About this RNA
Predicted 3D model of a 72-nucleotide RNA (transfer RNA) from Candidatus Nomurabacteria bacterium RIFCSPHIGHO2_01_FULL_39_10. Its Rfam family is "tRNA". Gene Ontology term of the family: triplet codon-amino acid adaptor activity. It is annotated as a transfer RNA. RNAcentral records the identical sequence in 2 taxa.
RNA sequence: GCGCGGUUAGCUCAGUGGUAGAGCGACCCCUUGACGUGGGGUAGGUCGGGGGCUCAAUCCCCUCACCGCGCA
Numbered sequence: 001g002c003g004c005g006g007u008u009a010g011c012u013c014a015g016u017g018g019u020a021g022a023g024c025g026a027c028c029c030c031u032u033g034a035c036g037u038g039g040g041g042u043a044g045g046u047c048g049g050g051g052g053c054u055c056a057a058u059c060c061c062c063u064c065a066c067c068g069c070g071c072a
Stems, first nucleotide, its partner, number of pairs: 001071007010024004018055001026042005048064005
């Protein structure tokens, strides 16, 4: 330099056009002498940046950045 994949909650990841979710974690309540386990609840996201298509974009297209793999 070229090709492919990835970037979504604190972490690991779903979501393939129509108002963003799960598990774990955090916090609160119940349970316990206390911690843990168990049960119930709450908070937490400019969906990597910018632009385009569309009535509508996390999703499609272009570009930039970063990470990984391969080729030279």
Taxonomically the source falls in Candidatus Nomuraibacteriota (Bacteria, Bacteria candidate phyla). The coordinates come from a structure-prediction model, not an experiment, and the mean pLDDT is 83.